[in-house]
RNA sequence: UCCCCGGUAGCUCAACGGUAGAGCAUCCGGCUGUUAACCGGAGAGUUGCAGGUUCGAAUCCUGCCCGGGGAG
Numbered sequence: 001u002c003c004c005c006g007g008u009a010g011c012u013c014a015a016c017g018g019u020a021g022a023g024c025a026u027c028c029g030g031c032u033g034u035u036a037a038c039c040g041g042a043g044a045g046u047u048g049c050a051g052g053u054u055c056g057a058a059u060c061c062u063g064c065c066c067g068g069g070g071a072g
Base pairs, nucleotide, nucleotide: 001071002070003069004068005067006066007065010024011023012022013021018055026042027041028040029039030038048064049063050062051061052060
């Protein structure tokens, strides 16, 4: 320098171009003599950044940044 994969909640990851979700964790409640387990609920997001396409973009296109792998 070039090629490939990835970046979304505190963590691990989903998400046909049409309301951004799950599990774990945290908090509240239920249950229990108590804890754990179990059950119900809540909070938590500028979807890496900036543009473009579109009625509409996490998703498609371009550039850049960061992480991993590969070629030279």